[in-house]
RNA sequence: GGAAGCGUGCCAGAGCGGCCGAAUGGGCCCGACUCGAAAUCGGGUAUGCCCUAAAAAGGCAUCGGAGGUUCAAAUCCUCCCGCUUCCG
Numbered sequence: 001g002g003a004a005g006c007g008u009g010c011c012a013g014a015g016c017g018g019c020c021g022a023a024u025g026g027g028c029c030c031g032a033c034u035c036g037a038a039a040u041c042g043g044g045u046a047u048g049c050c051c052u053a054a055a056a057a058g059g060c061a062u063c064g065g066a067g068g069u070u071c072a073a074a075u076c077c078u079c080c081c082g083c084u085u086c087c088g
Stems, first nucleotide, its partner, number of pairs: 001087007010026003018071001027045006046062005064080005
C1' cells in the first nucleotide's frame, strides 16, 4: 500500500429496516428467605437536553464519529476514527 471482518448499556453479547434504549448472561443496588451468610426468588440499574421552584411522571436525542437514503435506520450507502485477520 491492498482486501476482509468487527465497534451496541458498567462488562460480555444477541438483534441486520418498524413491535428495539434495545433480548440474554454477568456485575452492582434494594428487598424477601435465614440467627447470620451462601444459594434461590422479586424489583431496580446509561448519558444529555426539554418541562418544573425542585423532584417524580412525561417528552426528545443518542448503538465509535459525521453526513446521506427512507414515511421510518443499531440495521442500507459514503467518508473518517479505532481494533483484528489476511495479502504484498
Transfer RNA from a Candidatus Wolfebacteria bacterium, 88 nucleotides, folded computationally. The source organism's lineage runs through Bacteria, Bacteria candidate phyla and Candidatus Wolfeibacteriota. It matches the Rfam family "tRNA". It is annotated as a transfer RNA. Gene Ontology term of the family: triplet codon-amino acid adaptor activity.